Model confidence (mean pLDDT): 83 of 100. Transfer RNA from a Thermoplasmata archaeon, 74 nucleotides, folded computationally. Taxonomically the source falls in Thermoplasmata (Archaea, Methanobacteriati, Thermoplasmatota). The sequence is in RNAcentral, with records from ENA. It matches the Rfam family "tRNA". By type it is a transfer RNA.

[in-house]
RNA sequence: GGGGCUGUAGCUUAGCUAGGUAGAGCGACGGGCUCAUAACCCGCUGGUCGUCGGUUCGAACCCGAUCAGCCCCA
Numbered sequence: 001g002g003g004g005c006u007g008u009a010g011c012u013u014a015g016c017u018a019g020g021u022a023g024a025g026c027g028a029c030g031g032g033c034u035c036a037u038a039a040c041c042c043g044c045u046g047g048u049c050g051u052c053g054g055u056u057c058g059a060a061c062c063c064g065a066u067c068a069g070c071c072c073c074a
Stems, first nucleotide, its partner, number of pairs: 001073007010026004020057001027045001029043004050066005
């Protein structure tokens, strides 16, 4: 220098194929249960989808650029 993969909540991630309300588990917080803690049960808290721009009535999803990590080629 060229190419590929990955990036979504505090953490692990689904959703991308085929554009149409952003989900789950764990965690945090409050409560119940218990002499108490853990476990268990209930409630609640959560994300401008790495960034910028474009297409579209509408973008996590399509297109372009770019950043970071990993890998391959030279």